A computed fold for a 74-nucleotide RNA from a soil metagenome, annotated as c-di-GMP-I-GGC riboswitch aptamer.
The sequence is in RNAcentral, with records from MGnify.
The prediction has a mean pLDDT of 84.
RNA sequence: CCGAAAAGGCAAACCCGUCGUGAGACGGGGACGCAAAGCCACGGGUCCGAAUUGUCGGAUAGCCGGGCUACCGA
Numbered sequence: 001c002c003g004a005a006a007a008g009g010c011a012a013a014c015c016c017g018u019c020g021u022g023a024g025a026c027g028g029g030g031a032c033g034c035a036a037a038g039c040c041a042c043g044g045g046u047c048c049g050a051a052u053u054g055u056c057g058g059a060u061a062g063c064c065g066g067g068c069u070a071c072c073g074a
Stems, first nucleotide, its partner, number of pairs: 001073001003071001009034002014029006032062001038068003042065003045060006
């Protein structure tokens, strides 16, 4: 740099259980998809809670950008 060729991997929606005020997270089932759908909340966006005029805390990495690492091949 390239890639759904090979070997594999991850797991949307939805359902059940648990945690949480909530966004949402975790476990099991399940596959819409993914070439980093591995990790990081640094910047932007969106969402939640509290405060109340411009702040704080939280969530989202499968929203975008960025950083680090990684399988086959070149």